Small-subunit ribosomal RNA, 5' domain from Trichopus zeylanicus subsp. travancoricus, 477 nucleotides, folded computationally.
Its Rfam family is "Bacterial small subunit ribosomal RNA".
Context: one part of a larger RNA
């Protein structure tokens, strides 16, 4: 000199993009953040004098809550990165060959009754479907063979015809696994290893494989640094630097952990699942002591810790997602808007003309110098700013729909009006005098300074730098 997720003193006018707990993975008051479908399906209920039309709707079912969002604790390889690979899987979505026959028995909801303080149940009886079940059928599958296994639903519509469903093959896109190489510090860590290292046989997984057991065999790694300890999520990328390098990993994208702590399965095409689910612990917290409830590292906020960080705000207008035939609904994702000089980039804080070189002020050799054309004064101007008038794209289109926002934009008027400050001035380093202090107050990054003429203290006047910042700690180069 550059930089920063900075922070602190002092000082502050306008826009525009961006960015924001780096500390306690600390505990968290309220409120929201994942539903949707009545065109799967029985009741109920509104509403209407009645039916029908309509609408709501717990509960059965479906499909999504495995993704969107936030951490970054652990992890030194079961991770990531760049290059390969063979023994798999894939719901919704594309393309394609079939194919959807005939029966059946329940269990919620409801209703009776019944325990419980509540959470929340127990008993009887009914009853529906795309929920479940059995039989038939199969270009599938098992097996040498012989002989075995294994499907399917209907709904809406006056209709064409549209959705949905079963069993095959291909594909798209995800996704598991497996090698090679790169990947941080310590030898004042030198040996580590028994499912450990490999055959077989059995189980098991979507698949490979000690992934697990049984038998056998003694392997297997290590100074090219195993094991152990520290640290630490990894990368594109970011700061730097002529490169080499160096440090770094906020934000944006990718990958991976993870969800109070530890374990653990269910259900599903996918999880050992942040706003499921069982245990166990620590902690809150209700209670009738019998038992129960919770888990912000979503978005807001609160309280604590710190030098230190924002609203308990609008809107699904638009992209994107989940449901639905679809109207549509959810959506703190996402779009915005607020506060914050935290960055960064723009813009102003007027412009010209004006010596009697005015008054003040400092210096002073008392002649005068300087502040300084600055300032009054005379003129023009309105970027900003006040008050009016008009007023958008973003809307994909038959039409209707904008949260932002009466915003950005443009306009008439008014009036210089509303707007400068930090920090230095011995050298390094661009800026000099006076006072007042007197090795005392002090100052400092180093050198140093200050003991009665201090250009180094501390005020005044003047000047240099830089600027809505400006200086100082803090880290990197």
């Nucleotide at each position: 000199g550059g930089a920063u997720g900075a922070a602190c003193g002092c000082u502050g006018g306008u826009g525009g993009c961006a960015u924001g707990c780096u500390u306690a993975a600390c505990a968290c008051a309220u409120g929201c953040a994942a539903g949707u479908c009545g065109g799967a399906u029985g009741a109920g209920a509104a509403g209407u004098g009645g039916u029908g039309u309509u609408u709501c709707c717990a509960g059965u079912g479906g499909c999504g809550g495995a993704u969107g969002a936030g951490u970054g604790a652990g992890u030194a390889a079961u991770g990531u990165g760049u290059a390969a690979g063979a023994a798999c899987c894939u719901a919704c979505c594309c393309u394609u060959g079939g194919g959807a026959g005939g029966g059946g028995a329940a269990c919620a909801a409801c209703a009776a009754u019944u325990g419980u303080a509540a959470a929340u149940g127990g008993u009887u009886g009914c009853u529906a479907a795309u929920a479940c079940c059995u039989c038939u059928u199969a270009g599938g599958u098992u097996g040498a063979g012989g002989a075995g296994c294994a499907a399917a639903a209907g709904g809406a519509g006056g209709a064409g015809u549209c959705c949905a469903c079963c069993c095959g093959a291909g594909g798209a896109g995800g996704g598991g696994c497996u090698c090679a190489c790169a990947u941080u510090u310590g030898a004042u860590u030198a040996g580590c290893u028994a499912g450990u290292u490999g055959u077989u046989g059995a189980g098991g997984c979507a698949a490979u494989u000690g992934c697990u057991u049984a038998c056998c065999a003694a392997g297997g790694u290590g100074a090219u640094g195993a094991u152990c300890a520290g640290u630490a999520g990894c990368u594109a990328g970011u700061c730097u630097g002529a490169g080499a390098g160096g440090a770094u990993g906020a934000u944006u994208a990718g990958c991976c952990a993870u969800a109070c702590u530890g374990g653990g399965a269910u259900u599903g095409a996918g999880a050992c699942a942040c706003g499921a689910c069982c245990c166990a612990g620590a902690c809150u917290u209700u209670u009738a002591c019998g038992a129960g409830a919770g888990a912000c590292a979503a978005c807001a906020a609160u309280g604590g810790g710190g030098a230190a960080g924002u609203u308990u705000c609008c809107a699904c207008a638009a992209u994107g997602g989940g449901c639905g035939a679809a109207a549509g609904u959810c959506u703190g994702a996402u779009g915005g808007a607020g506060a914050a000089a935290u960055g960064c980039c723009a813009c102003a804080u007027g412009g010209a003309g004006g010596u009697a070189g005015a008054a003040g002020g400092c210096c002073c050799a008392c002649a005068g110098g300087u502040u300084g054309u600055g300032a009054a004064c005379u003129u023009c101007u309105u970027u900003u700013c006040u008050u009016g008038g008009a007023g958008a794209a973003g809307a994909a289109g038959c039409a209707a729909a904008g949260a932002c926002g009466g915003u950005a934009u443009c306009u008439c008027a008014g009036g210089a009006a509303u707007a400068a400050g930090c920090a230095u001035u011995g050298g390094c380093u661009a800026a000099c005098u006076c006072u007042g202090u007197g090795c005392u107050a002090g100052c400092a990054g180093c050198c140093a300074u200050a003991g009665u003429a201090a250009g180094a203290u501390a005020g005044a006047g003047g000047a240099u730098g830089c600027a809505a910042g400006c200086g100082u700690u803090a880290u990197c180069u």
The source organism's lineage runs through Eukaryota, Streptophytina, Tracheophyta, Liliopsida and Trichopus zeylanicus. RNAcentral holds the full RNA, with entries from SILVA. Its mean pLDDT, the model's own confidence on a scale to 100, is 86.